[in-house]
Parts: sequence; structure tokens; C1' cells
RNA sequence: CGGGGUAUAGCGCAGUUGGUAGCGUUCCUGGUUUGGGACCAGGCGGUCGCGUGUUCGAGUCACGCUGCCCCGA
Repeated sequence: CGGGGUAUAGCGCAGUUGGUAGCGUUCCUGGUUUGGGACCAGGCGGUCGCGUGUUCGAGUCACGCUGCCCCGA
């Protein structure tokens, strides 16, 4: 320098053909227990890497940029 992949909650991930952003875990509260753990119920937490565009509507499509990984030179 060229090509490909990837970026979504503190962490690990899903999100189908564009139509209200979810799961597990962590954390908080309550229940259970003599207490803890385990278990059960509820809750907090996201400008979906940064911008621009298309669209009535974008995590999803298009373009540019950035970080990381892989391949080639």
C1' cells in the first nucleotide's frame, strides 16, 4: 500500500426481508435461609465505533473515517 472480517449495556453475545433494541452474566432490591451460597421474583444500565446520505422509518442499506484481527505485497 491492496483485499477481507469485526465494532450493539461493565463483560460475553443475538438481532431473520429496514418497522418500539434483546438474551446470559455482573450490579441493586425483595423473597427463601440462623447466616452465606444456590434458587425464585423484580429493577437499574445503550445517542448500536465516529460522521454524511437514502427512506415515512436505519443496529440493518450506500459512502467516508477510526480502532482491532487475518491474508497478500
A computed fold for a 73-nucleotide RNA from a Bacteroidaceae bacterium, annotated as transfer RNA. RNAcentral records the identical sequence in 9 taxa. RNAcentral holds the sequence, with entries from ENA and MGnify. The prediction has a mean pLDDT of 80. Its Rfam family is "tRNA". It is annotated as a transfer RNA.